[in-house]
RNA sequence: GGGCGCGUAGCUCAGCGGGAGAGCGCCCCCCUGACACGGGGGAGGUCAGAGGUUCAAUCCCUCUCGCGCCCA
Numbered sequence: 001g002g003g004c005g006c007g008u009a010g011c012u013c014a015g016c017g018g019g020a021g022a023g024c025g026c027c028c029c030c031c032u033g034a035c036a037c038g039g040g041g042g043a044g045g046u047c048a049g050a051g052g053u054u055c056a057a058u059c060c061c062u063c064u065c066g067c068g069c070c071c072a
Base pairs, nucleotide, nucleotide: 001071002070003069004068005067006066007065010024011023012022013021018055026042027041028040029039030038048064049063050062051061052060
C1' cells in the first nucleotide's frame, strides 16, 4: 500500500429501514440480626465521525478515523 471483518450503555454483546435493547456492573427499596443469595424499581447511549439515498437511517451507499486478520 491492497483485501476482508469489527466499532451500539462502564464491560461483554444482540438488533440490521419505522420502539435503542439483554446479561453483568452501578444506585434505591424489600428480604436478613447483618452480609450474601433472591425479588422489585431506577439511572446510564452524539448507535466511531462526516456526507449522501429515503417520507423515515444504528441498519443502505461514499469518505475519514480506530482496532483485528490476511496478502504484498
Molecule: transfer RNA
Organism: Acetobacteraceae bacterium